[in-house]
RNA sequence: GGCAGCGUAGCUCAGAGGUAGAGCAGGGGACUCAUAAGCCCUUGGUCACUGGUUCAAUUCCAGUCGCUGCCA
Repeated sequence: GGCAGCGUAGCUCAGAGGUAGAGCAGGGGACUCAUAAGCCCUUGGUCACUGGUUCAAUUCCAGUCGCUGCCA
């Protein structure tokens, strides 16, 4: 440099047009002599960035940036 895949919560990931979720982690509660586990509640998001299409975009299209793999 070319091709392909990926970028969503602190971490690991789902969601693929109708306005964003799970597990873990964090906070609180109840239980216990106490702690842990398990249980209940809960905080947390410019959906990488810019533009386009659309009534509506995290989702589709283009470009840019970053990461990974393959080829040279």